[in-house]
RNA sequence: ACACGCCAACCGGGAGAGAACGGCCCGAUUCGCAAACGACCGUCGCCGAAGGAGCAACCGCCCCGGUCACUCUCAGGCAAAAGGACCGGUUGGGGUGC
Numbered sequence: 001a002c003a004c005g006c007c008a009a010c011c012g013g014g015a016g017a018g019a020a021c022g023g024c025c026c027g028a029u030u031c032g033c034a035a036a037c038g039a040c041c042g043u044c045g046c047c048g049a050a051g052g053a054g055c056a057a058c059c060g061c062c063c064c065g066g067u068c069a070c071u072c073u074c075a076g077g078c079a080a081a082a083g084g085a086c087c088g089g090u091u092g093g094g095g096u097g098c
Stems, first nucleotide, its partner, number of pairs: 002097003006093008018044001020043004026038002045078003051074001052072003058066003
């Protein structure tokens, strides 16, 4: 140098589910009010791909532990935005092989 895999940053892609109902008048808007929007509170209905938890198969040093995209929904989410497991690319770091 190259190949493999680990970590980080950046770029691109990235699903699902109520723009729910009621309250509040806090924000913003308005000359002002109402309505819509945002936030907060409550009520039910849902989603799973931040995180978390539980285990199956499997693995291990076999008391136990690790652990799926499976399961649960505590958290999070249910117009857009944001977020988003995972995938691809670039750069950097250090590891293994040669």
A computed fold for a 98-nucleotide RNA from an uncultured Rhodobacteraceae bacterium, annotated as Glycine riboswitch aptamer. The prediction has a mean pLDDT of 81.